Context: one part of a larger RNA
RNA sequence: UCCAGCGAGUUAUUUCUGUACGCAAGCUUAAGUCAAUUGACGGAGGCGCAGUGAAAGCGAGGCUGAACAGGCCGAAACAGUGUGCAGGAAUAGACCCGAAACCAGGUGACCUAACCAUGGGCAGGUUGAAGCGUCUGUAAAAGGACGUGGAGGACCGAACCGUAGCGCGUUGCAACACGCCCGGAUGACCUGUGGUUAGCGGUGAAAUGCCAAUCGAACCUGGAGAUAGCUGGUUCUCCUCGAAAUAGCUUUAGGGCUAGCGUCGUACGGUAACAUGUAGGGGUAGAGCUCUGUUUUGGACUGGGGGUCGCAAGAUUACCCACCCUUGAUAAACUACGAAUACUACAUGCGGAACUACGGCAGUUAGAACGGCGGGGCUAAGCUCGUCGCUCAAAAGGGAAACAGCCCAGACCAUCAUCUAAGGUCCCUAAAUAUACACUAAGUGGGAAACGAGGUGAGAUUUCUUAAACAACUAGGAUGUUGGCUUAGAAGCAGCCAUUCAUUUAAAGAGUGCGUAACAGCUCACUAGUCAAGAGAUCUUGCGCGGAAAAUGUAACGGGGCUCAAGUGUAUUACCGAAGAUAUGGAUGUGGUGCUUUAUGCACUGCGUGGUAGAGGAGCGUUGAUAUCUGCUUUGAAGUCGGACCGUGAGGUCUGGUGGAGCGUUAUCAAGUGAGAAUGCUGGA
Numbered sequence: 001u002c003c004a005g006c007g008a009g010u011u012a013u014u015u016c017u018g019u020a021c022g023c024a025a026g027c028u029u030a031a032g033u034c035a036a037u038u039g040a041c042g043g044a045g046g047c048g049c050a051g052u053g054a055a056a057g058c059g060a061g062g063c064u065g066a067a068c069a070g071g072c073c074g075a076a077a078c079a080g081u082g083u084g085c086a087g088g089a090a091u092a093g094a095c096c097c098g099a100a101a102c103c104a105g106g107u108g109a110c111c112u113a114a115c116c117a118u119g120g121g122c123a124g125g126u127u128g129a130a131g132c133g134u135c136u137g138u139a140a141a142a143g144g145a146c147g148u149g150g151a152g153g154a155c156c157g158a159a160c161c162g163u164a165g166c167g168c169g170u171u172g173c174a175a176c177a178c179g180c181c182c183g184g185a186u187g188a189c190c191u192g193u194g195g196u197u198a199g200c201g202g203u204g205a206a207a208u209g210c211c212a213a214u215c216g217a218a219c220c221u222g223g224a225g226a227u228a229g230c231u232g233g234u235u236c237u238c239c240u241c242g243a244a245a246u247a248g249c250u251u252u253a254g255g256g257c258u259a260g261c262g263u264c265g266u267a268c269g270g271u272a273a274c275a276u277g278u279a280g281g282g283g284u285a286g287a288g289c290u291c292u293g294u295u296u297u298g299g300a301c302u303g304g305g306g307g308u309c310g311c312a313a314g315a316u317u318a319c320c321c322a323c324c325c326u327u328g329a330u331a332a333a334c335u336a337c338g339a340a341u342a343c344u345a346c347a348u349g350c351g352g353a354a355c356u357a358c359g360g361c362a363g364u365u366a367g368a369a370c371g372g373c374g375g376g377g378c379u380a381a382g383c384u385c386g387u388c389g390c391u392c393a394a395a396a397g398g399g400a401a402a403c404a405g406c407c408c409a410g411a412c413c414a415u416c417a418u419c420u421a422a423g424g425u426c427c428c429u430a431a432a433u434a435u436a437c438a439c440u441a442a443g444u445g446g447g448a449a450a451c452g453a454g455g456u457g458a459g460a461u462u463u464c465u466u467a468a469a470c471a472a473c474u475a476g477g478a479u480g481u482u483g484g485c486u487u488a489g490a491a492g493c494a495g496c497c498a499u500u501c502a503u504u505u506a507a508a509g510a511g512u513g514c515g516u517a518a519c520a521g522c523u524c525a526c527u528a529g530u531c532a533a534g535a536g537a538u539c540u541u542g543c544g545c546g547g548a549a550a551a552u553g554u555a556a557c558g559g560g561g562c563u564c565a566a567g568u569g570u571a572u573u574a575c576c577g578a579a580g581a582u583a584u585g586g587a588u589g590u591g592g593u594g595c596u597u598u599a600u601g602c603a604c605u606g607c608g609u610g611g612u613a614g615a616g617g618a619g620c621g622u623u624g625a626u627a628u629c630u631g632c633u634u635u636g637a638a639g640u641c642g643g644a645c646c647g648u649g650a651g652g653u654c655u656g657g658u659g660g661a662g663c664g665u666u667a668u669c670a671a672g673u674g675a676g677a678a679u680g681c682u683g684g685a
Base pairs, nucleotide, nucleotide: 001685002684003683004682005681006680011092012091013090014089015088016087017086018085019084020083021082022081023080026047027046028045032041033040034039051058052057061073062072063071064070095233096232098230102223103222104221105220106219107218113197114196115195116194117193118192119191120190121189122187124156125155126154127152131148132147133146134145135144136143160184161183162182165180166179167178199215201211202210203209208217236619237618238617239616240615241614246259247258248257249256250255260364261363262361263360264359265358266357267356271354274349275348276347277346278345279344280343286337287335288334292331293330294329298325299324302322303321304320305319306317307316308315309314367392368391370389371388372387373386374385375384376383397408398407399406412586413585414584415583417582418581419580423576424575425574426560427559428558432573434572435571436570437569438568439567445562451546452545455543456542457541458540459539460538461537462536463535464534472530473529474528475527476526478503479502480501483497484496485495509524513522514521587609588608589607590606591605592604593603594602595601620674622671623670624669625668626667627666629664631663632662639658640657641656642655643654644653645652646651
């Protein structure tokens, strides 16, 4: 991992609702007794027939109260009760498995910790303390030398004890080993045997270490099916409907209770919804600046504050503020204004349960993206919060290459039929290498900004122009004058000044740039000629260009590939394209009508049939029971392996092989009643 078997809403009591049946203003027995298969008796008790009050009590009324008031609960619309079944609830282990833990009573010191008693062990080598002796030394000592001696938690190093480092092993040789290397090795040493200390405890040269591979409190049994607002699992089929992820409260936030939303039943009929009209209130969007704040321009004078002058009165002010007039703005917490929607009521139309009420049973209270309007954030987030909508959740199908939440569209079943939606029609790939007119040259299309640019198309405004423009070429571009000042110099051209003048002119600046130390020189403005028809500037707009760097490999059209497109814009006509719509046949739910039996069935007709949690309905199968078929069976039961047929399905029937002794139909009843999942349990492979 697979296979087979086992494996989870049960039972009792009480209670509520529904339903069937019995009896009914009544219904019913319990314990028990008698009898002996299920019967009879038993009326204690229970519920109902009257309520109300705390109660005494009173009573169709009662209570409160001084009350004949008011208020509250009742009567006046009278049905209950017993049993069965179904669905809930409560109490019990209460659908099943699962803790870590808590408590009680016991068992452990053959492992290990410490201690007690009694035994045992430590090759070999080294060092050479005290003491003692001899000699020396001293007044005597001290001291010194040489011997002797054999101390030490002394030294080196086997046994023994240990395990710091590395390697190997890590489904191992081994639930801690092996190899190398290393520490202690006469000591606080190692070790045998016997004994002592016990879990709210012991022991601990202390690591929360150790106390039998178990230790922040051992193990075993019991309380015990502890508890688990948590996780996992919960077994046959078909049909009808079909949610929620919100509000309030919660030691509450991943749990609950009530409401909301679902379902089933009963009742209700111009109810809900929708459309139109009428009548309403509003203070949002917008707008506006009167108010509250913020704020701009110009002005006038008035009033304060500050400065200056003055002894003061007062005057004055290139300072500040406020008021006034005027120009222009701004606001979620501004409003002299003010929509669209939305909401409320009424009327009319349409509309047949989609409404509302009561009752039974739920599930949900982690939501998600997208679009609109807003708050928070950075007008960040696949961010977060509110609200309105939509899809997913619980929705398959087509499109978006792939892609819960986007676009189209809601799958009862069948069909080798038709038409369409979104989206598409060169090939991959179903359908236009369609039509008309434009644009784009960038493979833009097929990723991106500020900003930049004689890319190119369209439109608008304007200037010059046969009295010759623009460009090009030829020629001129002068004089007072080197203007004045400044300066070493300043002559058009360092800088400053300005009546930047005037003269000659076709025209020529007291000079546009280059240049010189300063001049010189080149050039421009301006003018004439040659030439000959358009030339310049600005604005708006379409499509393009640059800006443009990333990590395995083209890799920013899905690919091939595409340029009067297979790109972009406008317009048109075809076609393709889905589980959409239609067609034909079938199944089924639920209304209506008719016929018929009236158990119901048939016919016609209308509307339906995606679905998680969940509610409701109808069935299949298994085991057993009581009847039944005067059932089947060695002429072959059950089981098992094939085949055919029937049923929407769970399943059923027939038949062949195998097997070798039991088994079924129908009706009713009762359940240890259905397996794929629980790191399920047991066995096997």

Model confidence (mean pLDDT): 86 of 100. Large-subunit ribosomal RNA, domain II from Saccharimonadales bacterium (SeqCode), 685 nucleotides, folded computationally. Rfam family: Bacterial large subunit ribosomal RNA.